This is a predicted structure of a 76-nucleotide RNA (c-di-GMP-I riboswitch aptamer) from a Nitrospirota bacterium. The prediction has a mean pLDDT of 84. Its Rfam family is "c-di-GMP-I riboswitch aptamer". About the family: GEMM was predicted in a large-scale screen for bacterial structured RNA regulatory elements.

[in-house]
């Protein structure tokens, strides 16, 4: 340095549900909780799934998968 990921340590994130709020919806944001996560960090590039009031097509999910960029710790 790379692979790898331990009944390791220190920290980190936070599903469902509840409250508030934004949106037409999928869903987003904030607070509580703790199912989980070694990229559950980042961005919709490819696939997938979901929504569609308005009809031009647009939008959502990065905690679905792949690829990309970045990153903490460290035994075997």
């Nucleotide at each position: 340095u790379g692979c790898c990921g331990a009944g390791a340590a220190a920290g980190c994130c936070a599903a469902c549900c509840c409250c508030u709020u934004c949106g037409g919806a999928a869903g987003g944001a904030g607070g509580g909780c703790a199912c989980g996560g070694a990229a559950a960090g980042c961005g919709g590039c490819g696939g997938a799934u979901c929504u569609u009031a308005c009809a031009g097509a647009a939008g959502a999910u990065g905690g679905c998968c792949g690829a990309g960029c970045u990153g903490c710790c460290g035994a075997a």